[in-house]
RNA sequence: ACCUUAUCAAGAGUGGGGAAGGGAACGGCCCGAUGAUCCCACGGCAACCUGCCUGCGGGCAAGGUGCCAAUUCCGGCGGUUAGCGCAAGAUGAGGA
Numbered sequence: 001a002c003c004u005u006a007u008c009a010a011g012a013g014u015g016g017g018g019a020a021g022g023g024a025a026c027g028g029c030c031c032g033a034u035g036a037u038c039c040c041a042c043g044g045c046a047a048c049c050u051g052c053c054u055g056c057g058g059g060c061a062a063g064g065u066g067c068c069a070a071u072u073c074c075g076g077c078g079g080u081u082a083g084c085g086c087a088a089g090a091u092g093a094g095g096a
Stems, first nucleotide, its partner, number of pairs: 002095007013042005021031003026075003043068003048064002050061004072088001077085002
């Protein structure tokens, strides 16, 4: 890199470093020298895997991941116009 599957309207930031771009791609719309994206430390959210308990409905914990601007920020294709479906993407688990 590929395949399968579940979830994606909730939730959760401070400090330091560094310096011009960043939000996957394209179109929008936003974020950014009042210092973003990114890296590190600490903190936090959540509960997919995991551990324990169970009356088998679930509950507790938080070891492995993940996440902490905006609904996956919105849109693209379909459509009976439904915060609907598909596609794409992200994350987990399993597979090859």
The prediction has a mean pLDDT of 88. The RNA shown here (SAM riboswitch aptamer (S box leader)) has 96 nucleotides. It matches the Rfam family "SAM riboswitch aptamer (S box leader)". From the family's description: The SAM riboswitch is found upstream of a number of genes which code for proteins involved in methionine or cysteine biosynthesis in Gram-positive bacteria.